TPP riboswitch aptamer (THI element) from Anaerotruncus massiliensis (ex Liu et al. 2021), 112 nucleotides, folded computationally. The coordinates come from a structure-prediction model, not an experiment, and the mean pLDDT is 75. Rfam family: TPP riboswitch aptamer (THI element). Its family is annotated with thiamine pyrophosphate binding in the Gene Ontology.
Parts: sequence; structure tokens; C1' cells
RNA sequence: AGCCACGUAACGGGGGGCUGGCGUCAAGCCGGCUGAGAUAGCGCGUAUUGCCGCGCUGACCCGAAAACCUGAUCUGGGUAAUGCCAGCGUAGGAAGAGCGUUUCUCCUUUUA
Repeated sequence: AGCCACGUAACGGGGGGCUGGCGUCAAGCCGGCUGAGAUAGCGCGUAUUGCCGCGCUGACCCGAAAACCUGAUCUGGGUAAUGCCAGCGUAGGAAGAGCGUUUCUCCUUUUA
């Protein structure tokens, strides 16, 4: 110096779905399902029969193929409903950086 393996998170990547009720209207309150996580805090925007959108922070997951995305307004099953379960899937894409430890290998220098 390089390879492999392991670890780490200060670096990087990622998602937040479905649904019942209340309601004095404020993007308010109390719940249910699956899940590691279903927007916890702050700010902004738009709407006003509505579980909205964006940014930063936090929690959680992932860092090389079992995070996640696409195909997909897909197929089968099931549910109050939903990527809820399975298929698709040996599919295509996806963070390829840093630090630490160990083994092995190579190079250089010095000494005997």
C1' cells in the first nucleotide's frame, strides 16, 4: 500500500400506507389494522364536508443487494379497508465514501 472479513454511524441512502368516531374549524382531538418505523417537534403553503403538500430536526430501517424504488391503475388470496399476505423475484434500479480491528499478500528503508 492492497484484498478479504467483522464492527461503527459523526458520513451517505430510504419509507411513512389503510381506516372508524368526535368536532367549538384548527389542516384540531380520541381510536383501529399491518409493520422496525405509519410524521414526534418546529416552520411554510394551499384548501375549508377535510386523515393535504413542502422544508428542517428527531425516531426507525439500510449502506451492496432481503432498506427502498420501478414494473404496478399488475396477478391470486384475504380484509371494514389498504403492498394486508403471497406471486412477480435468480427481474431492472438503488447509498459503492469515511473511520476502527484482524488475517493474508506486495513494496520500500534500516540493522545483523
Taxonomically the source falls in Anaerotruncus (Bacteria, Bacillota, Eubacteriales, Oscillospiraceae). Of the family's consensus pairs, 96% are formed in the model.